[in-house]
RNA sequence: AGAGUUUGAUCAUGGCUCAGAUUGAACGCUGGCGGCAGGCCUAACACAUGCAAGUCGAGCGGCAGCACGGGAAGCUUGCUUCCUGGUGGCGAGCGGCGGACGGGUGAGUAAUGCAUAGGAAUCUGCCCGGUAGUGGGGGAUAACCUGGGGAAACCCAGGCUAAUACCGCAUACGUCCUACGGGAGAAAGCAGGGGCUCUUCGGACCUUGCGCUAUCGGAUGAGCCUAUGUCGGAUUAGCUGGUUGGUGAGGUAAUGGCUCACCAAGGCGACGAUCCGUAGCUGGUCUGAGAGGAUGAUCAGCCACAUCGGGACUGAGACACGGCCCGAACUCCUACGGGAGGCAGCAGUGGGGAAUAUUGCGCAAUGGCCGCAAGGCUGACGCAGCGACGCCGCGUGUGGGAUGACGGCCUUCGGGUUGUAAACCACUGUCGGGGGGGACGAAUACUCGGCUGCGAAUAGCAGACCGAGGGUGACGGUACCCCCAAAGGAAGCACCGGCUAACUCCGUGCCAGCAGCCGCGGUAAGACGGAGGGUGCAAGCGUUGUCCGGAAUCACUGGGCGUAAAGCGCGCGUAGGCGGUUCUGUAAGUCGCUUGUGAAAUCCCGGGGCUCAACCCCGGGGCUGCAGGCGAUACUGCAAGACUAGAGCUCGGUAGAGGCAAGUGGAAUUCCCGGUGUAGCGGUGGAAUGCGUAGAUAUCGGGAAGAACACCAGUGGCGAAGGCGGCUUGCUGGGCCGAUGCUGACGCUGAGGUGCGAAAGCGUGGGGAGCAAACAGGAUUAGAUACCCUGGUAGUCCACGCCGUAAACGAUGGGUACUAGGCGUCGGGGGGAGCGACCCCUUCGGUGCCGUCGCUAACGCAGUAAGUACCCCGCCUGGGGCGUACGGCCGCAAGGCUGAAACUCAAAGGAAUUGACGGGGGCCCGCACAAGCGGUGGAGCAUGUGGUUUAAUUCGAGGCAACGCGAAGAACCUUACCUGGGCUUGACAUGUACGUGAAAGCCGGUGGAAACAUCGGUCCCUCUUCGGAGCUCGUGCACAGGUGCUGCAUGGCUGUCGUCAGCUCGUGUCGUGAGAUGUUGGGUUAAGUCCCGCAACGAGCGCAACCCUCGCUCCCAGUUGCCAGCGGUUCGGCCGGGGACUCUGGGGGGACUGCCGGUGUCAAAUCGGAGGAAGGUGGGGACGACGUCAAGUCAUCAUGGCCCUUACGUCCAGGGCGACACACGUGCUACAAUGGCCGGUACAACGCGCUGCCAACCCGCGAGGGUGAGCCAAUCGCUAAAAGCCGGUCUAAGUUCGGAUUGCAGUCUGCAACUCGACUGCAUGAAGCCGGAAUCGCUAGUAAUCGCGGAUCAGCCAUGCCGCGGUGAAUACGUUCCCGGGCCUUG
Repeated sequence: AGAGUUUGAUCAUGGCUCAGAUUGAACGCUGGCGGCAGGCCUAACACAUGCAAGUCGAGCGGCAGCACGGGAAGCUUGCUUCCUGGUGGCGAGCGGCGGACGGGUGAGUAAUGCAUAGGAAUCUGCCCGGUAGUGGGGGAUAACCUGGGGAAACCCAGGCUAAUACCGCAUACGUCCUACGGGAGAAAGCAGGGGCUCUUCGGACCUUGCGCUAUCGGAUGAGCCUAUGUCGGAUUAGCUGGUUGGUGAGGUAAUGGCUCACCAAGGCGACGAUCCGUAGCUGGUCUGAGAGGAUGAUCAGCCACAUCGGGACUGAGACACGGCCCGAACUCCUACGGGAGGCAGCAGUGGGGAAUAUUGCGCAAUGGCCGCAAGGCUGACGCAGCGACGCCGCGUGUGGGAUGACGGCCUUCGGGUUGUAAACCACUGUCGGGGGGGACGAAUACUCGGCUGCGAAUAGCAGACCGAGGGUGACGGUACCCCCAAAGGAAGCACCGGCUAACUCCGUGCCAGCAGCCGCGGUAAGACGGAGGGUGCAAGCGUUGUCCGGAAUCACUGGGCGUAAAGCGCGCGUAGGCGGUUCUGUAAGUCGCUUGUGAAAUCCCGGGGCUCAACCCCGGGGCUGCAGGCGAUACUGCAAGACUAGAGCUCGGUAGAGGCAAGUGGAAUUCCCGGUGUAGCGGUGGAAUGCGUAGAUAUCGGGAAGAACACCAGUGGCGAAGGCGGCUUGCUGGGCCGAUGCUGACGCUGAGGUGCGAAAGCGUGGGGAGCAAACAGGAUUAGAUACCCUGGUAGUCCACGCCGUAAACGAUGGGUACUAGGCGUCGGGGGGAGCGACCCCUUCGGUGCCGUCGCUAACGCAGUAAGUACCCCGCCUGGGGCGUACGGCCGCAAGGCUGAAACUCAAAGGAAUUGACGGGGGCCCGCACAAGCGGUGGAGCAUGUGGUUUAAUUCGAGGCAACGCGAAGAACCUUACCUGGGCUUGACAUGUACGUGAAAGCCGGUGGAAACAUCGGUCCCUCUUCGGAGCUCGUGCACAGGUGCUGCAUGGCUGUCGUCAGCUCGUGUCGUGAGAUGUUGGGUUAAGUCCCGCAACGAGCGCAACCCUCGCUCCCAGUUGCCAGCGGUUCGGCCGGGGACUCUGGGGGGACUGCCGGUGUCAAAUCGGAGGAAGGUGGGGACGACGUCAAGUCAUCAUGGCCCUUACGUCCAGGGCGACACACGUGCUACAAUGGCCGGUACAACGCGCUGCCAACCCGCGAGGGUGAGCCAAUCGCUAAAAGCCGGUCUAAGUUCGGAUUGCAGUCUGCAACUCGACUGCAUGAAGCCGGAAUCGCUAGUAAUCGCGGAUCAGCCAUGCCGCGGUGAAUACGUUCCCGGGCCUUG
């Protein structure tokens, strides 16, 4: 100090959440020791039991109990009983002091409290100091005795008695009262000692001490008053009758309405009274950088309370925790008549609760009360006990130890890790255990002796002085020290997806579960559960709760309000806040110095004591505050004076839909009357409802009524806003300009308050032409309570009165000042030029646009600020719930103003960016449409698919981009499917151990469907250095095998957008950033093709070209190809020969917008032309950017993970993949005459051929068979090409079209054509006469049409696919529309 979370990404806004610290805590798991501190936060709930306040015999009368002494009696001679206040002492009682302290609690209390600082009208026992006294009398009463009542508590009557109890008298320094003459009012004794004197022998008396009385002063404590501060709610706005003041009286220790009588009518309140809620306050504590926030346990100060409420008494002090009285509730006792009680003292109990301790020891210390003292009392206190509740300290060992053991976990199987960790060796001994020793805390108790003082005194007494003697310890089996033993007894908890430090395996499979936020889990989960490992803390660790922090998220320090939440709709104005220039005074604010106070503790610094620390002690600082005194006077305030720059007034001009009222005008609409006139009008995208032959619409004339004011008219004007528009008049508000004089700060803002305030709406009464909610009808539609149409009522208009809202917006409150410019426009003034229209310069005010600085999250704002500052007001604090509910105020109502909470979410929202999308826009492409040609969709068949069926109909492919697709060949095989029969180291690979070399194989037989099993026969391995090696088989172990799953774990390959023209990078620049720029723009192109421009400049992948092929030509070459010329010929390039041609196949040339002209930006390019075989990429192919579709494929192959292992592997036979009510895709053949059939006849190219192609010949109607030459092929063969051409026939017909289907007979391949082959012949001769909605292909050697070849292949279901050539068109105006795509732009 920040981080996570809104988005595809970004910036900003904003909330939620986390990391820190804290705690009187609680809960979970765990737990060795010690020190110090703390421990009912809840029921101020109720309390059993014990203890917590007594003491004094040196105040008194006494004497019950105890002890001692004395006496008496009894007897078991050491006990019992009795008597005796004689002594020590002492129950009860009288009396004194203390029970007002100490201890507890926080209910009440928002001020009779507390804190701080002051004040005057007071009291104060014990204590300290001073002064003066302490004389002399009296009468009672408790105890006790007697009697009586009562269950008890207790009470009554009679009698006796004392005092430091009570009451007078005397005296009065001082005190009090006073009319200033005077008057009033005290006391108590006790103890110790003692020489003289006296004595009733008790004592008097003297003295000392302690007391007592009066009074003054102090100290301490207490009472009272004042100021300031001290929680929340305004959805509490008014409160108050002793109320406020006065006079007098009463009362008090004392002031005072404290109380009372009379008089006056005040007092408090927006600076928050009253009321409601909550709460003891403070020093401090926690947190925080601080300011602040929260808090008020322990310790300390104050207050309040003592079951609840009230009251007084006593007293120095109380309205009294362990006192009294009364009332109340509760509990207890009771003989029912009455009584008793008060733990918020210490323990303890019940109860409540998440939760908080022992019915302990001791007065040894400190302190308190009483006492002369000894001493007594003291749950104050000192200690101990319990609980990790907190803080602090210590330990659970240390060093060595690698074959890095075993085990665990992981693994790519090599290893890695746990891990020097363990074992093992050596050593040490804190704590705990055993044994022994052993403090401090204790001292001024007391006694004795000194010293000093009082005293007549060497008695005596006193003293916080000195010395000696000397007792006292709860803790305590203490701390601490020594010895002994043995590593022996002592580690857990949370976490490991990000935030946040720490990773793998297994299990699970949106299940179980986790989670503070974001979020994990749907078969490979680092997030669930377990394990291994790791990380962090550690006798603790986590969780939950609390408070502060982070949160600048209430912002004083330190925030905002154009669009994120947030400017009141607009004025006027009260209180308040703020306020121009100057002078003087004052000194309130302000500043300086100083004094008092700010308790101690706490905090900080320094030092000291416990071995350290926590803790404790000492000193200093601080306690930021308040108050007094002295001083300063710049600024602010206050008081007095002056000024004119702010503001206002005066005079003269001026623009204007500013407001109100009265009057008035024309156009238009509608209605009414009349004329003309006839069939429609109206309305819409198209219609219909509606109006019209009873005469509409249209048109002319006349009349009526209401409302609104075309043109002018304008980012023009006026007004505070709402708003204001024909013309005239009246009344009236404000602004601006110019100029003089005047007033002299009169100003700005403005909580409350008050006025104005569009439209709609409400009330009463008018008015009502048009328009028009509601409503009705017609359409539209899946519906249409809408949009469109026809009607139509409130209303819109006027008068008066309400309402008080709005996207009342510039989503921007008002005022003042300052801060570059440029261009318009409205109103006024000044100057200049011009004959003038009017122009130029300048100034003040208004209203606009652009833009610099600056600001802003960005967009944008920018002298009319959203800039820079000051002043005042209003408002905001996550989204939803909600501008809702309740309450209050207002309103006739509608409703308005004010305005929550529960609950819920991890966001909601702003600006900008990129892409995608749009029945948005612009530009441009493509057989995209259009223009054409031919098809599909209808029929039959082929083929694929869905569906259905089945034992199985194996699997995959699924819009384009699955469906004649994987499959370029399913009868067996293939084959993955089904049924049945077999095998289990296996059909196949490698290694290893052992065995084998008569094992296997081959031939034959048997069983069997075969696989396989079995029998007989045959065959007796190879090499060798003799150790063995190789090979075969058998057995066993490792392993094989899987077309089983996951294409959403993958590689590879492929489809598709798309042969579309795009996709990016480096550097630079711009932007806070995502990103942009480049790549946009102007042209051009098939093209991001090229040119120009440009904060871009370059580059890469794509495009194009380079490659193959076809087209022209040349060169080289010339067999198997060719044959012009020459020769020969069997007439066949057949032979000789030729190298011209065709051709073949190698290499060149050729085309580049190169040339000319036009256009174009002097460009790129384009149009036209020439030449040329070919012209603007010449045709075709190969070639497919970044990427998209979790596209396809685990069944080509490869591969992670999972699954099967006498089976999900493997072998075999048969079946299935070929099923068939149906549906779809792709095709073939057709429906015929541009045709069918018959005969004749012409011309290809690509290819293929040795388990092959097969000539010729023979046989067969034919498929084919037979025979057999040639050819490993420019040589031989497939080979005939077909359409075409010539001739003939058919004549519009379900046909001489069409060929499905079916029957019979065959051929061929093959182990085998039943399921399930192709072909041939004969016979049969179905549907079909050009195909609904819809839909496909093609722009030239293309479509269409015709045949030919090949792969696969024994054969073939091929009409498929891939190629080849033959014949060979039509059409394109054009880009509005459909589809797809590219670029720019927009929401």
Predicted 3D model of a 1387-nucleotide RNA (small-subunit ribosomal RNA) from a marine sediment metagenome.
Its mean pLDDT, the model's own confidence on a scale to 100, is 88.
The RNAcentral record of the sequence draws on SILVA.